Bacterial RNase P class A from an Alphaproteobacteria bacterium, 390 nucleotides, folded computationally.
Its Rfam family is "Bacterial RNase P class A". Rfam describes the family as follows. Ribonuclease P (RNase P) is a ubiquitous endoribonuclease, found in archaea, bacteria and eukarya as well as chloroplasts and mitochondria.
The coordinates come from a structure-prediction model, not an experiment, and the mean pLDDT is 76.
Taxonomically the source falls in Alphaproteobacteria (Bacteria, Pseudomonadati, Pseudomonadota).
RNA sequence: CCAGACGGUCGGAUGGCCGCGCGCGGACAAUGGGGAAACCCGUCCGUGCGAGGAAAGUCCGGGCUCCACGGAAGCACGGUGCCGGCUAACGGCCGGCGGGGGCGACCCCAGGGAAAGUGCCACAGAAAGCAAACCGCCCUCCAACGCCCUAGGGCGACGGCGGGUAAGGGUGAAAGGGUGGGGUAAGAGCCCACCGCGGGCCCGGCGACGGGACCGGCACGGCAAACCCCACCGGGAGCAAGACCGAAUAGGGACGGCGCAUGGCGCGCUUCCGCGCCGUCGUCCGGGUGGGUCGCGCGAGGCGUCCGGCAACGGGCGUCCCAGAGGAAUGGCCAUCCGUCGGGCCUUCGGGCCUGACAACAGAACCCGGCUUACAGACCGUCUGGCCCG
Repeated sequence: CCAGACGGUCGGAUGGCCGCGCGCGGACAAUGGGGAAACCCGUCCGUGCGAGGAAAGUCCGGGCUCCACGGAAGCACGGUGCCGGCUAACGGCCGGCGGGGGCGACCCCAGGGAAAGUGCCACAGAAAGCAAACCGCCCUCCAACGCCCUAGGGCGACGGCGGGUAAGGGUGAAAGGGUGGGGUAAGAGCCCACCGCGGGCCCGGCGACGGGACCGGCACGGCAAACCCCACCGGGAGCAAGACCGAAUAGGGACGGCGCAUGGCGCGCUUCCGCGCCGUCGUCCGGGUGGGUCGCGCGAGGCGUCCGGCAACGGGCGUCCCAGAGGAAUGGCCAUCCGUCGGGCCUUCGGGCCUGACAACAGAACCCGGCUUACAGACCGUCUGGCCCG
């Protein structure tokens, strides 16, 4: 210098002018305005604060709130799934293990159980799970046919019958261990060596797991993001949670007035009759809707530093207070600087000057911890591979 890996920081800066939201203080407006009430509210000045790394998706875990619930166990359903740790908790994070990829830094893994059972394995292929035999290879027999000698024999294939085989070919995602040697008619764990696999044993490690010697000739294909088995976890709903203040109208209750009628209902067996209710008006009470206030910003908080730990993280000390309103403010203009790109001029080729354009993704709405997704550009650190120079 080129190419790359991993981790992190920022995501324009400064000044001026104008503007917006909330809190606090002051002045003015008051016997004020809106509203039934609850409750809310103006103008100006000063001062403090005023979006994010993802505020996003709402995927996971919690806080908080209400509802349900005597305890324990079980069943059903859902989720998670190597080991150890961290955490309020997690499907998150850290450190390891195993497998896979990369020359490497490093990256990826839904990574328990397939010798408990059930199921599935498309197409192709002979055969897809109690294995099987299409081509091929090998053996026995046969000889229409062919060839040879010869009048009867012999031999034979790219022929036929029967059998052996799983080397080789072919199909497939996958074909009942792999490579090499021996062996055989040809073959085959048939036998042997190494590798793989299985079994118990020994050693190391908290553990996942790793290493070793021994035994076994190989039995046990794959799929559990198929059912299932095992272990662990799990009440439901969400700030439109919920609490409080509180109209009209309609409906409910209590009391009182009027009317009790030809009707309806109830009580006593029926008729007659009697009682009560159904009506209406007034006053009061209680619940709900619309409305208002709270919930609502001191928190698993930010920053700095020290200590423990490889780390995630934990602890101590110091310091700071940092949006909270309602469909919802956090902005605009100018100047200078900075960044990238384009054009022009100059150049001692390092660069300098002038000018123009652009600057992302995105927008708190109860809060917090994660994950995921989006993102112009700039910067920092550690490391890897390569080239060149000293």